[in-house]
RNA sequence: GAAGCAAGCCAGACAGCCGCUGGCCGAUGCAGCAAUGCAAAGGCGGGAGGAAGGUCCGGACUCCAUAGAGCGGGGUGACGGUUAACGGCCGUCCGCUGAAAGCCUUCCGGCGCGAGCCGGGGGUAUAAGGCGAGGAAUAGGGCCACAGAGACGAGCGUAUUAAGUUACGGUGAAACGCGGUAACCUCCACCUGGUGCAAUUUCAAAUAGGCACGCGAUGAUGCUGCUCGCGGAGCGUGCGGGUAGAAAGCUUGAGCGGCGGAGUAAUCCGUCGCCUAGAGGAAUGGCUGUCAUAGCGCGGACCCGCAAGGGCGAGCGCCGUAACAAAAUCCGGCCUAUCGGCUUGCUUCAACU
Numbered sequence: 001g002a003a004g005c006a007a008g009c010c011a012g013a014c015a016g017c018c019g020c021u022g023g024c025c026g027a028u029g030c031a032g033c034a035a036u037g038c039a040a041a042g043g044c045g046g047g048a049g050g051a052a053g054g055u056c057c058g059g060a061c062u063c064c065a066u067a068g069a070g071c072g073g074g075g076u077g078a079c080g081g082u083u084a085a086c087g088g089c090c091g092u093c094c095g096c097u098g099a100a101a102g103c104c105u106u107c108c109g110g111c112g113c114g115a116g117c118c119g120g121g122g123g124u125a126u127a128a129g130g131c132g133a134g135g136a137a138u139a140g141g142g143c144c145a146c147a148g149a150g151a152c153g154a155g156c157g158u159a160u161u162a163a164g165u166u167a168c169g170g171u172g173a174a175a176c177g178c179g180g181u182a183a184c185c186u187c188c189a190c191c192u193g194g195u196g197c198a199a200u201u202u203c204a205a206a207u208a209g210g211c212a213c214g215c216g217a218u219g220a221u222g223c224u225g226c227u228c229g230c231g232g233a234g235c236g237u238g239c240g241g242g243u244a245g246a247a248a249g250c251u252u253g254a255g256c257g258g259c260g261g262a263g264u265a266a267u268c269c270g271u272c273g274c275c276u277a278g279a280g281g282a283a284u285g286g287c288u289g290u291c292a293u294a295g296c297g298c299g300g301a302c303c304c305g306c307a308a309g310g311g312c313g314a315g316c317g318c319c320g321u322a323a324c325a326a327a328a329u330c331c332g333g334c335c336u337a338u339c340g341g342c343u344u345g346c347u348u349c350a351a352c353u
Stems, first nucleotide, its partner, number of pairs: 001349010012291007020047002023044003028039004049324001053335002056333005061196001063194002073192005078092005093134001094132004102124004107120005135187002140185002142181003152177001156169004200248004210239006222230002255274008295318004300312001302311003
């Protein structure tokens, strides 16, 4: 330098104005003897993601179930490690794969006097890397397409022999045998209860039911504040359950960052620092300005080529923020989607030192 891979990171920046959501402070007002409570102008901070997604695994937490043991069902499956746990991750082994470079070439074409060179075709082992439902086929059962006379258990053909005694058999992945297949049943080892924050818990109206006590046709309650009158069967008090509503669960956590240490690594240990949404039909937005990046157009310092053409691209102008997508109890993973950009590392070949 060319090519092939892998890993990590970012997910527009700044400023101004107007909002939304939640937190803190809060002039002032109202209530109260006070403590304090309620309302509130205004002010100051916080406010989506690498996947918040799919809800596919694993946990925390919750309630329900649960003596013990076994059967059944479901799941996992090389070996070792890691972890709260896993079907995740890390390392190793095995198998498959992996090139446009390399190597081989008795093939084709071109060039060369020639050694040979160039282009194409064919073959080949591999690198970094990628993939693997990677236990057991001598416990047993099932199945084995096409081809083939015959496909799982022995028969068949030819030759041969005392004798199914011995040898061979086109096809096919497998053929006359100790075959293959467990991504078919099965066996072995290990794991395994259900439910999901609409879990669960607390407080608790109005109205209508329920229960208890008391009053009530000797007229309650009501019209109606009182008396009279009218009317005619409920009324009052207390308790309890549920609903609306409110609150907790709810974000300090298997947390994040720096440094040091152990380990090949996943990961773990120590220490210092930090607090980073918490809504509840569900906020996290809009506008303006100046600019990155991308896109489009114009361009000519440059490079390759005989040429057509191709590459690269300083600068100028236009455009005007751009992909996938958006928390909903919280974590660890996996999978899927994703405009564009940045960084680092590995391998092969070539050239030079």
This is a predicted structure of a 353-nucleotide RNA (Bacterial RNase P class A) from Pseudoduganella namucuonensis. The coordinates come from a structure-prediction model, not an experiment, and the mean pLDDT is 77. The sequence is in RNAcentral, with records from ENA and Rfam. Lineage of the source: Bacteria > Pseudomonadota > Betaproteobacteria > Burkholderiales > Pseudoduganella. Rfam family: Bacterial RNase P class A. Rfam links the family to the GO terms ribonuclease P activity, dimeric ribonuclease P complex and tRNA processing. It is annotated as a ribozyme.